[in-house]
Context: one part of a larger RNA
């Protein structure tokens, strides 16, 4: 290399866009790219292969012969592929009506709790735990009233539900804005699928300014457990978590299941839309046949049965290291070995 695989043994980039470059409906008419066929010319000789022959036989040496490929010339085919022409609508898209959505982003408002302050009432405890202590509290707490003030987070609805590529989205209003879905027409006329590089988006935590800071809390200190307690528990607490502008670029970024496209029993729930309703489409869930699978499970939302891209695997350890290189403000991040060793 031929090949063989990626729910779970090693393998699907966290998610789109989308360049090249692979791969691509359906008819019709040319060419003759690749593709089939013949002819000829060539592919030295030894060697091999066959068939004989010669050394007594092999080994060995002679003699003839035979392709298979391969490249070139000429002549044909003309179905498939390729190219030009031209045409077609189902595949893609566009218009136009309706409709469900916590999709985004932005201002505006709400009301329940929660800590702090001010004030009355009222008095010796309050808190916290397995059970304590540390705290706090006669300078007047806990508790309960009524005023204020601040920041976060939106109970019920609520659900096996919804939107969105994906991370991820939930008080209520509004502006602005992107996709989905259906339905009948009506237009383009293959515009399609995939993506290597690139780019864009991307929880948390972390980083850089400026804010803000109720409560929660790494790190911290205190008290307990304990043989010790750098810890579970409990009294405080600082980064931080909020919000704006930038940066990180990563997570069991998980469906541990890459994208499209086609075929292949059924049954039953939920969400939309339409209705010519025993229906149609579109998204989600569970059972389940054939089928596949090492098992376990998948089973029209496949991990079946098929093409076409891509991306990634190839024993365990050292290793996601070490060096080089490239981002990055750091922290890291991307790429990414060996020796040695079972």
């Nucleotide at each position: 290399u031929u090949g063989g695989g990626c729910g779970u043994a090693a393998a699907g980039c966290g998610u789109u866009u989308g360049u090249a470059g692979g791969u691509g409906g359906u008819c019709g008419a040319g060419u003759g790219u690749g593709u089939u066929u013949a002819c000829u010319g060539u592919u030295a000789a030894a060697g091999a292969u066959u068939a004989a022959a010669g050394c007594u036989c092999a080994a060995c040496u002679u003699u003839a012969a035979a392709a298979a490929g391969g490249c070139a010339u000429u002549a044909a085919a003309a179905a498939c592929u390729a190219c030009u022409c031209g045409a077609c609508u189902u595949g893609a898209g566009u218009a136009u009506g309706a409709u469900a959505g916590a999709g985004g982003u932005a201002a505006a408002g709400g009301g329940a709790a929660u800590u702090c302050c001010c004030a009355g009432u009222g008095u010796a405890g309050c808190g916290g735990u397995g059970a304590a202590a540390u705290g706090c509290g006669u300078a007047g707490a806990u508790a309960u009233u009524g005023g204020g003030a601040a920041g976060a987070a939106c109970a019920c609805c609520a659900a096996u539900g919804g939107c969105g590529a994906a991370a991820g989205c939930a008080c209520u209003u509004u502006g602005c804005u992107a996709g989905g879905u259906u339905a009948a027409u009506a237009c383009u006329g293959a515009c399609a699928c995939u993506g290597a590089g690139a780019a864009a988006c991307g929880a948390a935590a972390g980083c850089u300014a400026a804010g803000g800071g109720a409560g929660c809390a790494a790190a911290c200190a205190g008290g307990a457990u304990u043989a010790g307690a750098u810890a579970c528990c409990c009294u405080g607490g600082u980064a931080g978590u909020c919000u704006u502008a930038g940066c990180c670029g990563u997570a069991a970024a998980c469906a541990a299941u890459g994208g499209a496209u086609a075929c292949u029993a059924a049954g039953u729930g939920g969400u939309g839309c339409u209705u010519u309703c025993a229906g149609g489409u579109a998204c989600u869930g569970c059972u389940g046949u054939a089928g596949u699978u090492a098992a376990c499970a998948c089973g029209u939302u496949a991990a079946g049965u098929a093409u076409c891209c891509c991306g990634c695997c190839u024993g365990g350890g050292g290793a996601g290291u070490a060096c080089g290189c490239u981002u990055g403000c750091a922290a890291a991040a991307g790429u990414g070995a060996a020796a040695c060793u079972c």
The prediction has a mean pLDDT of 88. Predicted 3D model of a 342-nucleotide part of an RNA (small-subunit ribosomal RNA, central domain) from Colacium calvum. Lineage of the source: Eukaryota > Discoba > Euglenozoa > Euglenaceae > Colacium.